[in-house]
RNA sequence: AUAGUAGUACAAAUACCCAUGCUACUGACUUUAGUUGGUGGUAAGGAAAGUCCGAACUGGCCCAAUUAUAUUGGGAAGUAGAUGCUGUCGAAAUGGCAGGAAGGAGUAAUCUUUCGAUUAGGGCAACAGAAAAUACACCGCUCUUUAUUGAGUAAGGGUGAAAUGGUAGUGUAAGAGACUACCGCGUAAAUAGUGAUAUAUUACGGCAUUGUAACCUCCAUCUCCAGCAAGUCUUUAUGACGCAAUGAGGGAUAUAGAAAUAUUAUCUCCUAGACAGAUGGGUAUAUAAACAGAAUUCGGCUUACGUGCUACUAUAGCA
Repeated sequence: AUAGUAGUACAAAUACCCAUGCUACUGACUUUAGUUGGUGGUAAGGAAAGUCCGAACUGGCCCAAUUAUAUUGGGAAGUAGAUGCUGUCGAAAUGGCAGGAAGGAGUAAUCUUUCGAUUAGGGCAACAGAAAAUACACCGCUCUUUAUUGAGUAAGGGUGAAAUGGUAGUGUAAGAGACUACCGCGUAAAUAGUGAUAUAUUACGGCAUUGUAACCUCCAUCUCCAGCAAGUCUUUAUGACGCAAUGAGGGAUAUAGAAAUAUUAUCUCCUAGACAGAUGGGUAUAUAAACAGAAUUCGGCUUACGUGCUACUAUAGCA
């Protein structure tokens, strides 16, 4: 310098003038519920999008206690659905962080798929192939016979995604875990680890009979229903509240932790509330562009996208 990988910040700013919505204080008018001034504060995102997951909140249903209402506690049964390696965080989440095992991509930094159970039982595996789990021999090898006539075999070959562990030897008519050695596999122990797991460790076992459970199923855990156009109130009005000034709130520092984070401490802030729907316009400086606009709220996931900064990887060159 080029190309890539991972993370992170901003995503428009400052000053002045005018305007719109909400709000605190204050003045005037007035039909008591409105009109109109002044001084302050504040006003569309990291995704506000999708509506995929979860919850706060509201009402309803069911069960139990209670003589009953109220109140308090709970969400049963059935059907159906969801989740599924380990630890931890969290209100929970098909969520976050850190790990484990079996794979895949890349030279690398790094990214990515899967994750309970096949001795509880069942289903399926086209075509090819002799045969696909009640598997039983096509070619071949050996013995026998007048004769592939009969018997034995699964080591070699073929078919297939998958065909009754692998290499070498003993043995045999020819072979075969039939037997032996070394691997592999299974069980148990020991060591390390919170755990999933790991191991050139020890012992035992000829052990093995495919794959598939986002096929049925089994095991464990969880799930009452509907949704802010839910609902509440009375003055019954296109009314007021719900509706944002108190929150599972935001920010900074310290402590603990590998990290996420913390019902740990101190300090600090209050940052839209519209309802055919406000959040705008102009001037100057500077340049700056993409994706794109709240509608009860919050935590996640997914999708769209511009400019900088930090670290790492590879190649080439220079010192």
A computed fold for a 319-nucleotide RNA from a Patescibacteria group bacterium, annotated as Bacterial RNase P class A. Lineage of the source: Bacteria > Bacteria candidate phyla. The gene name in the source record is rnpB. It matches the Rfam family "Bacterial RNase P class A". Its family is annotated with ribonuclease P activity, dimeric ribonuclease P complex and tRNA processing in the Gene Ontology. It is annotated as a ribozyme.